About this RNA
Predicted 3D model of a 462-nucleotide part of an RNA (small-subunit ribosomal RNA, 3' major domain) from an uncultured bacterium. The prediction has a mean pLDDT of 82.
[in-house]
Context: one part of a larger RNA
Parts: sequence; C1' cells; structure tokens
RNA sequence: UGACGGGGACCCGCACAAGCAGCGGAGCGUGUGGUUUAAUUCGAUGCAACGCGAAGAACCUUACCAGGGCUUGACAUGCUAUUGCACCGCCGAGAGAUCGGCGUACCCGCAAGGGACGGUAGCACAGGUGCUGCAUGGCUGUCGUCAGCUCGUGUCGUGAGAUGUUGGGUUAAGUCCCGCAACGAGUGCAACCCCUGUGGCUGGUUAUAUGUGUCCAGUCAGACUGCCAUUUUACAAUGGAGGAAGGUGGGGAUGACGUCAAGUCAGCACGGCCCUUACGUCCUGGGCGACACACACGCUACAAUGGCCGAGACAAAGAGUUGCCAACCAGCGAUGGGCAGCUAAUCUCAUCAAACUCGGUCUCAGUUCAGAUUGUAGGCUGCAACCCGCCUGCAUGAAGUUGGAGUUGCUAGUAACCGUGAGUCAGCACAUCACGGUGAAUACGUUCCCGGGUCUUGUACA
Repeated sequence: UGACGGGGACCCGCACAAGCAGCGGAGCGUGUGGUUUAAUUCGAUGCAACGCGAAGAACCUUACCAGGGCUUGACAUGCUAUUGCACCGCCGAGAGAUCGGCGUACCCGCAAGGGACGGUAGCACAGGUGCUGCAUGGCUGUCGUCAGCUCGUGUCGUGAGAUGUUGGGUUAAGUCCCGCAACGAGUGCAACCCCUGUGGCUGGUUAUAUGUGUCCAGUCAGACUGCCAUUUUACAAUGGAGGAAGGUGGGGAUGACGUCAAGUCAGCACGGCCCUUACGUCCUGGGCGACACACACGCUACAAUGGCCGAGACAAAGAGUUGCCAACCAGCGAUGGGCAGCUAAUCUCAUCAAACUCGGUCUCAGUUCAGAUUGUAGGCUGCAACCCGCCUGCAUGAAGUUGGAGUUGCUAGUAACCGUGAGUCAGCACAUCACGGUGAAUACGUUCCCGGGUCUUGUACA
C1' cells in the first nucleotide's frame, strides 16, 4: 500500500421488512447429472452451467456407432505423361455410394496441335468438429451502470509511498459547494443518440361520402430548480404555482482501470503437437429421442372470482411472390377444392384477438373439475413419419382437493392474468424475442440476512 476481521462509523440496492404471484407436492414438456448402450457426438458446471451453444436432430443437419466403399482424395492451386467415356440422357447390377454398357459434343485452326471439361498414372500438396482457451487473436460473461480508476507538476517522507481523491455539507453519481500543500488534467458519471408523453408548421397516398387529418414523414417549440415561499455562507433540500410533463419526466442504447490463467481451438482466425489407403472422405441404416433414479427451468391443473352452451364488444406490433391466400363449395373437424387480390396504410394471414359483457345450465362431487395414458378412424408436410413429426374426430379417462424444510420474481401501466405476431422453419414451439388488452397490493423502517461503496481501526496475511 492492499486484502481480510463472527472490529467500528456512515451510505446504497426488491438486500431485508410490508405485500402480491409463484417454485418445492401431481401429470406432462425441455435441459442436465447418473445409469445403460455398438453409439447414446461435443462443449457449458456456485453466483456468472442446467428451455445454455441449438433462431427449431425423421434423412440431411451430424461432429457419434455398425456396415459397404475411395486414396492427389468431397474441396484448392500447380507440374509431367497419357487418354476422350465433357455435360446430359437411356439401360443393367447394387441398400446406396458406386460400377459396367450405349449415344453425343464445343472454341481457335486446312491439318497437326492447343483450350474448356473429364478419366488414368505420378509428384508437390489437400483434408482433420483430432489435442492444447494454461501458447493466442477476436468476441463474450461477471463484479456492475457499482462510482470509481489514474496521471503531470509541486510539496512531504531515508524509502516503500503519501498528498491531490481526505474533512464539513449535498447528490442517483469523485454530482456540486465550502474548506484544505496542493494546482491542474485524463478516463468513467451526466449530457450529446433512439423510442415515448404535449403543441405548432409543412407535405401526403392506399384511410374518410365531403370537409378533413386518425395516421405517417420531416421540422420547430417545450423543463432550465426558470418563478414563488421556507431554510442555507454556498451547493442544495422541502412545499407551491403554472403546465401535457417537475426536479435524471418514463423506457432503451451506452459497461471506466481492472478481477476471475472465467468461457469459447466446435462460429471464425492462429502458434505448437498429432493423423495421412486414415483421426481424411462418400454412402445406407441406426444413434443424438435409451430409463430403477436425482436436480433445474417451464406448461397444465387441482375448480363456482369456475366449467359448458348461446349471443355481443374492444387492440397493438408484425409477416407475405419457391409467399400470404379472400369470397364461394365439401367435410363434425383437422383439411381439401377453388381461384380473385396483393412486391402490401390498398390484398391476405386475420370475423384480425382472448380474458371481458349479457342470458342459460351445472350445485361442491374426484364432479359437466382436471386432462395424462391408451385404443381406433382420419388429415398435413415430406423420397420417406417404425425407431422418431404435428394436427383432427370418436372412445378411454391416471395422478391431482393448493403442496415439508426451503426458495424465486416484482415498487406502476409494474406484478398478476389474457391473448396476438415474428425468427428458426418443407413439417414440428409449453421455448425465445417482440406486441398490445385487463390491471392491483405494499414499502413503518434499516435492527437483522446477502451484495456493494467511503472513512477509520487491528493483523504473526501478500
């Protein structure tokens, strides 16, 4: 000087407290461990791994396993020799990869020859999701959007170092003020950027019957503790007015010096090591989907603030030409037929919602709750749904009556509840990312738990 203390003082944070809804019990989905397996590919492992890489494993993907093949190779560049079976089409063998057979060229050039493409032989080389993230780059997580981390000159100290950065106030903030052997500066904080809330102006199609201006685009204004009161040396604090908005208005982006030899050689790049008729590469089938069990994250419930039936109402944000697919018709339905419109404020997904409202019924039961599981009949995608997809009808109707110890999220348009869309994608969403609708309770306070900041103190620790 740091670090640490079941030392002290002060301060902050959904950290506790006050509340609301959960998880932990059940069934199912997904991930992980373990076990099993020919293989169950690999990585991630306290917070900061475990709906994580994976924004979507039937084949492919795919890296794993079994079997069948190839060896200048699936892919790149170059050289030498030789050759014409280029591409493509047809036939045969085969699980396919592949092998065999038949047919046919193009450009320059009279031809020889050369070129493109391909075969064979050979040489350089290719190739490796093989190892090392403790050799690395790049990127990322984390403490933490915490308020810190430093430097120049000066001064003090033999020196390591100190001072500044401490002190008194104040702030979300090393934010600002005052004081001070310090005076300044850098990087963080804040502001500048985007969305949103109010108004003016300009323009406008595809909205509207018109007027218009919902809306969209652009631009400008507006909020600054500016004004008043109290208090203060100052900074500022408390209250008030006006105002759409008040003291950072609400969100987002933005992550200092550094820490964890944190994560990633499997995104990519790259040093070294290793393999080279195989640790490379092609194909078929299987596996990644197994299942005494354990954990994590979710979904659905256990019902009457409800289930079922009928009628009625109100969004936002998106996507669409290999696409979205209307009207209409068939079907109980999934869906099929059908073709109009749309490269989209026009058409479609999409009556654009559901919770909601009104009426009826059920009457507290393992039920008209709940829907797992199973049988059967179908639909869709796709060469192909057995392993191993999704959806529909009928039948079946488990566990479950609110969950131990413990534990999670959240302070307002938030939690909770409700549906909608997108990416990935042929198909497959209870996940993720976004969107709106309905819309609370509570916060006395900082003693305690956890994490963090500042000062100080102890130390046989570095």